[in-house]
The RNA shown here (Lysine riboswitch aptamer) has 158 nucleotides and comes from a sheep gut metagenome.
RNA sequence: AGUAGAGGCGCUGUCGAUACCAGUACUAAACGGAGAAGGUAUUCUAAGAAGUUUAGGAAAGGAGAGAUGGCCGAAGGUGAUGAAGAGACAUCUUCUGAUCCUGGGCAGUUGUUGAACAAAUAACUGACUGUCGCUUUGAUGAAAAGCGGAGAGCUAUU
Numbered sequence: 001a002g003u004a005g006a007g008g009c010g011c012u013g014u015c016g017a018u019a020c021c022a023g024u025a026c027u028a029a030a031c032g033g034a035g036a037a038g039g040u041a042u043u044c045u046a047a048g049a050a051g052u053u054u055a056g057g058a059a060a061g062g063a064g065a066g067a068u069g070g071c072c073g074a075a076g077g078u079g080a081u082g083a084a085g086a087g088a089c090a091u092c093u094u095c096u097g098a099u100c101c102u103g104g105g106c107a108g109u110u111g112u113u114g115a116a117c118a119a120a121u122a123a124c125u126g127a128c129u130g131u132c133g134c135u136u137u138g139a140u141g142a143a144a145a146g147c148g149g150a151g152a153g154c155u156a157u158u
Base pairs, nucleotide, nucleotide: 001158002157003156004155005154008072010071011070012069013068014067015066018063026056027055028054029053030052031051035044036043037042039089040088075102076101077100082095083094084093085092086091103129104128106126107125108124109123110122111121112120113119131149132148133147134146135145136144137143
């Protein structure tokens, strides 16, 4: 350097149903009678604002279980640079991804996103687990205990 593997509620893509979003937005009628939206500028409104009642009534984003595919820096986060879109500006969204961080899953607390008590994500804490190193016990073994490191690692093989 190449090849093949291991960690386990292991990681991730795609698909359709389902719950939720929500009796919300919106539409129509009646009442009502001057405000409503927005970060600003400004826009809508007596050709009837907000609000109430009645009758209808969505969607997108996100999501547990399932099927299927690719895999073990699997993947996740950060996000320089550049590009595109929306906009009057402020700003926002999508793609690209430099750099840096994380062995893995779980639980808790706080923060952010979110309609959410779902889920995701960051930091911290906790035990668990895999791997290697050192020390002690052990028979110089197997193994156990303690401490520590990180996947650019570990094991096997050419």

The sequence is in RNAcentral, with records from MGnify. Its mean pLDDT, the model's own confidence on a scale to 100, is 81.